Molecule: c-di-GMP-I riboswitch aptamer
Organism: Candidatus Anammoxibacter sp.
Parts: sequence; C1' cells; structure tokens
RNA sequence: GUCUGAUAAUGGCAAACCUUGAGCAAUUGGGGGGCGCAAAGUAAUAGGGUCUUUAUAGAUAGCCAUACUGCCAAA
Repeated sequence: GUCUGAUAAUGGCAAACCUUGAGCAAUUGGGGGGCGCAAAGUAAUAGGGUCUUUAUAGAUAGCCAUACUGCCAAA
C1' cells in the first nucleotide's frame, strides 16, 4: 500500500414516527427521534429496478450495481 472488517478504539451518519416548510406528485429541506449502517460519504451526464407526473419532465445513492474519496486496525 492492497485485500479484509473484530465483543478493538475515536468518532460519524441516521429509519419509522412527530413537527414545520417546499413540491401537482413521487419525494424532499429544518428541528426532534433512533431502526439500523464499515462507507447509510459524494455522483442520477455508466447501467438496471422501483415510484411520481400533463410531460419528451422528475424522484430514489438507506433498492441492486458502478466510479471516486475517507477513519481505525485485530486476525
């Protein structure tokens, strides 16, 4: 350094739900709250899936998967 991920350590994020705002909607921002997560960090202008819509327009990265980046270190 790469692979890997433990009854390790420092921490991190944050589901449902409640509240408040945005949106036609899926959904999403803020606050509370913790189901869980070794990438539950970033990217929807690799690719699929699913969802919404008046749509040729959108949403979902905590659906699969891909790319890039990142803390620590037992075996």